The RNA shown here (transfer RNA) has 84 nucleotides and comes from an Oscillospiraceae bacterium. It matches the Rfam family "tRNA". Rfam classes the family as a transfer RNA. The prediction has a mean pLDDT of 80.
RNA sequence: GCAGGCGUGGCGAAAUUGGCAGACGCGCUAGUUUCAGGUACUAGUGGUAGCAAUACCUUGUGGGUUCAAGUCCCGUCGCCUGCA
Numbered sequence: 001g002c003a004g005g006c007g008u009g010g011c012g013a014a015a016u017u018g019g020c021a022g023a024c025g026c027g028c029u030a031g032u033u034u035c036a037g038g039u040a041c042u043a044g045u046g047g048u049a050g051c052a053a054u055a056c057c058u059u060g061u062g063g064g065u066u067c068a069a070g071u072c073c074c075g076u077c078g079c080c081u082g083c084a
Base pairs, nucleotide, nucleotide: 001083002082003081004080005079006078007077010026011025012024019067027045028044029043030042031041032040046057047056048055049054060076061075062074063073064072
């Protein structure tokens, strides 16, 4: 240099042929249990602002297509693999 693959909450990950983003697990928070801790069980848990209701933002990043994009198209960044 060329070709292919991958990038999604704090972490690992899922998402059918484009149709509620973040299921599920871990972690974390609160509670029950305990002298206390662990284990177990119950509930909650993307981010920002807000007392709250709620609003806005969010799939590496910048554009495009579409009523609708994690998914399709173009550029770009990082990592991995192969070729040279």
The organism belongs to Oscillospiraceae, within Bacteria.